[in-house]
This record gives sequence, structure tokens and C1' cells, in this order.
RNA sequence: ACUUGAAAAAGGCAAACUCGUCGAAAGGCGGGGACGCAAAGCCACCGGUCUACGGAAAUCAAUACGGGUUUCUACGACAGCGGGGCCGCCGGG
Repeated sequence: ACUUGAAAAAGGCAAACUCGUCGAAAGGCGGGGACGCAAAGCCACCGGUCUACGGAAAUCAAUACGGGUUUCUACGACAGCGGGGCCGCCGGG
């Protein structure tokens, strides 16, 4: 440097659920908690998924401001969905 995760050591992270908090939501952050994880460390670049405040369209009702319903939309989110990029502990080859 490349490759690999069988056994092991030192350690690490933390799903569901729950409490607090931020957010329109998806979800984030902190505490508790462990289903799991050898990158479950970091990055939304590609695919995918979730959400729809705002915006658009259709439609209904309506005197006006404005309102109801449905659909679409990422500029929001997920790195514990797959790919890719960056960095890294221990052991084997």
C1' cells in the first nucleotide's frame, strides 16, 4: 500500500418505545432505553423513500376579502434503503 472480518482485546454507536425541546410536517437535537451495527463515522452527488408550510391545477360553494375538497410540486428530510465520495480503531492475509 492492497485486501479481509473467523476467533479475540480495548473501546464505540444506539432501533422500537418513552420524556423534554425545535419544526407546518417528514424529521432533528438532548435524557432514558437496546433491536441491532466493523464504518450504524462524515457528505444529499445518483437512484429511492417520506413530508407538503408555501406555490400550482382541477372542482364545489360563494356579494367581496376569503373558504372546502382532491391532485401535483422540495426549496424540507432520511447516511440504520442501495450506489458513490472522504476519513478511521483492532485483528488476519
Description:
Model confidence (mean pLDDT): 88 of 100. A computed fold for a 93-nucleotide RNA from an uncultured Pirellulales bacterium, annotated as c-di-GMP-I riboswitch aptamer. It was read from a public genome assembly, where an Rfam model found it.